[in-house]
């Protein structure tokens, strides 16, 4: 980065699983992606099990905010590796 090759990745959605959740993985499927390839390194964003804190309640539970060491790499940045070769 091109109406170029060869190809590659897979959203939503559905099934199957783990997990409290966010979320991840495997089958399908394809909404895109020129790195939508690896890495939680900076920013952000996303969940709150455990745990604090209130309120409720005889109690047992309930509800509610508070919290990241969890997640997100198809939010953006970075770092590190890669196919092709027109202008």
């Nucleotide at each position: 980065g091109a109406u170029a090759a060869c190809g590659g990745c897979a959203a939503a959605c559905c099934c199957g699983u783990c997990g409290a959740a966010a979320g991840g993985c495997g089958g399908g499927g394809a909404c895109g992606c020129a790195a939508a390839g690896c890495u939680g390194c900076g920013g952000g964003g996303c969940u709150a099990c455990c745990g604090c804190c209130c309120a409720u309640c005889u109690a047992c539970g309930u509800g509610g905010g508070c919290c990241a060491u969890g997640c997100c790499g198809g939010c953006c940045g970075a770092g590190c590796c890669g196919c092709c070769g027109a202008a």
c-di-GMP-I riboswitch aptamer from a soil metagenome, 87 nucleotides, folded computationally. Rfam family: c-di-GMP-I riboswitch aptamer. About the family: GEMM was predicted in a large-scale screen for bacterial structured RNA regulatory elements. Genes associated with GEMM are involved in a diverse array of functions, including chemotaxis regulation, signal transduction, secretion and chitin. Its mean pLDDT, the model's own confidence on a scale to 100, is 88.